[in-house]
Model confidence (mean pLDDT): 83 of 100. A computed fold for a 271-nucleotide part of an RNA from an uncultured bacterium, annotated as large-subunit ribosomal RNA, domain VI. Its Rfam family is "Bacterial large subunit ribosomal RNA". Rfam links the family to the GO terms ribosome and structural constituent of ribosome. A source record names the gene rrl.
Context: one part of a larger RNA
């Protein structure tokens, strides 16, 4: 910007796009079939291989704003206890999140026209002939079916709901005119809090009629038993207090902090 007034929510599907993969095992059967050796088709059930696509419960990775152990050095005056620098200083864990080697799903199904192929009726040609006229079977392959994305499909679709068709000047071709401007609805936008969303934007949630971050309290996890003090020990160190103390991104809850004020967009009319 168009979809012949403006909006807000749900659809419809013209078209498009993706997918549509293989293997082995068991029964039919040691059957047909072969002298034996061997050994099916058809059909029915199974196990999962690779794609694909989602997830984080389980098993793992990883986690440089969690927690614990250590060394070396400067510092807090000193001891004790801690900050800083040494690759995140090293090392042993590890929440949320991402994530594969983990999880679940799917790769179905039936139907249509067919290829090649194989027939049925049937004459030209008294016969034969699947073909000349008719009529059927018949593929991972077409179309359709199972996923997506779709009305800028300019053929611009449907459906429901909303809200408005006032108010002034001006033009001239005096008309149910046409231009400007004022108002400002329903609805939006800017602004702010922020995400499972993101490069930006876009998209979602909230914006006090408020759980939308942040604090804060509970708890889920995670580390692994703090500091100080008591006791025993010369002492290193051990015990008790104490399954402590400390914590990020998880969950609940709770207006204490910030989402305040506002401001701007935005609409006709018959035949």
């Nucleotide at each position: 910007c168009g979809u012949u007034g403006u909006a807000u929510a749900u659809u419809u599907g013209a078209g498009g796009g993706a997918u549509u993969c293989g293997a082995c095992c068991c029964c039919u059967a040691g059957u047909a079939c072969g002298a034996a050796a061997g050994g099916a088709u058809c059909g029915g059930g199974g196990u999962g291989u690779g794609g694909u696509a989602a997830c984080c419960u389980c098993u793992g990775g990883u986690c440089u704003a969690c927690c614990a152990g250590c060394u070396g050095u400067u510092c807090u005056a000193c001891c004790a206890a801690g900050a800083g620098c040494a690759u995140c200083g090293c090392u042993g864990g590890g929440u949320a999140g991402c994530u594969a080697a983990g999880u679940u799903a799917u790769u179905a199904u039936c139907g249509g026209a067919u290829a090649a192929g194989c027939a049925c009726u049937g004459a030209a040609a008294g016969c034969a002939u699947a073909u000349a006229a008719g009529u059927g079977c018949g593929a991972a392959g077409c179309c359709a079916g199972c996923c997506c994305c779709a009305a800028g499909a300019u053929u611009a679709a449907a459906u429901a709901u909303a809200c408005u068709u006032g108010u002034g000047u001006g033009a001239c071709u005096u008309g149910a005119u046409c231009a400007c401007a004022c108002g400002g609805a329903a609805g939006g936008u800017c602004c702010g809090u922020g995400g499972g969303a993101g490069a930006c934007u876009a998209c979602c949630a909230c914006g006090u009629u408020g759980a939308u971050a942040g604090g804060c309290u509970c708890u889920a996890g995670g580390u692994g038993u703090a500091a100080g003090u008591g006791u025993a020990g010369c002492a290193a160190u051990a015990u008790a207090u104490u399954u402590a103390g400390c914590c990020a991104a998880g969950g609940a809850g709770u207006a204490c902090u910030a989402a305040u004020a506002g401001a701007c967009c935005a609409a006709a009319a018959g035949c």